Small-subunit ribosomal RNA, 3' minor domain from a Clostridiales bacterium, 149 nucleotides, folded computationally. The sequence was found in a public genome assembly. It matches the Rfam family "Bacterial small subunit ribosomal RNA".
Context: one part of a larger RNA
């Protein structure tokens, strides 16, 4: 740049992030249950057993201790189940932001051409309209009351 001003919302187009979303998919951790290796510890141990003890001249027998085997608790891995948490993706859908020169109107700013605004209900392509209640941060004209000169 000063009304040939300013400015609002819908719609259309591009881009960006984002909410909802039947679901799909991935991750680590936890819970409950199933199964359970090796191992420690415990039980048992009719089988096996040189050292110690007892009996016996001896062969050998008995005991202690030990071993195999069996078994119990704990338990890695594995399996099953229902959830919670975190991430990715998802037809469709909601608004948001943004982008010199798109569309429709003109709501606001002057009494903005119906003063405006707030709350609420309702209606409408959109800004918005209407009803009810409230505010003056309303112009103008007239009147009243009070104060000052």
């Nucleotide at each position: 740049c000063a009304c040939c001003g300013c400015c609002c919302g819908u719609c259309a187009c591009g881009c960006c992030a984002u909410g909802g979303g039947a679901g799909u998919u991935g991750g680590g951790a936890g819970u409950a249950c199933c199964c359970a290796a090796a191992g420690c510890c415990g039980g048992u141990g009719a089988g096996c057993u040189a050292a110690c003890c007892c009996a016996g001249c001896a062969a050998u027998g008995g005991g202690a201790g030990g071993c195999a085997g069996c078994u119990g608790u704990c338990u890695a891995a594995g399996g099953u189940a229902a959830g919670a948490c975190c991430g990715a993706u998802g037809a469709c859908u909601g608004g948001g932001g943004u982008g010199a020169a798109g569309u429709c109107g003109u709501a606001a700013c002057a009494a903005g051409g119906u003063a405006g605004c707030c709350g609420u209900a309702u209606c409408g392509g959109a800004a918005g309209g209407u009803g009810c209640g409230g505010c003056u941060g309303g112009a103008u004209c007239a009147c009243c009351u009070c104060c000052u000169u």